[in-house]
Record summary
This is a predicted structure of a 71-nucleotide RNA (transfer RNA) from Gallionella sp. Its Rfam family is "tRNA". Its family is annotated with triplet codon-amino acid adaptor activity in the Gene Ontology. NCBI's taxonomy places the organism under Bacteria, Pseudomonadati, Pseudomonadota, Gallionellaceae, Gallionella. The sequence is in RNAcentral, with records from ENA.

RNA sequence: GCCGCCAUAGCUCAGUCUGGUAGAGCACCAGGUUAAACUGGGUGUCGCGGGUUCGAAUCCCGCUGGCUGCU
Numbered sequence: 001g002c003c004g005c006c007a008u009a010g011c012u013c014a015g016u017c018u019g020g021u022a023g024a025g026c027a028c029c030a031g032g033u034u035a036a037a038c039u040g041g042g043u044g045u046c047g048c049g050g051g052u053u054c055g056a057a058u059c060c061c062g063c064u065g066g067c068u069g070c071u
Base pairs, nucleotide, nucleotide: 001070002069004067005066006065007064010026011025012024013023020054028041029040030039031038047063048062049061050060051059
């Protein structure tokens, strides 16, 4: 230098193929309890910028960071 993959909640990840209300588990917060069980709560610019579209986490372009492979 080139190909590919990954980036979504505090953590681990679904959801992307086939555009249509952003989710699960754990953790956390509030209530509750001797401690728990239990009840309630999502706390997020979906890495960044732009484009397409009535509508983008999802499609297109560029960039950043990470991980393989080739040279």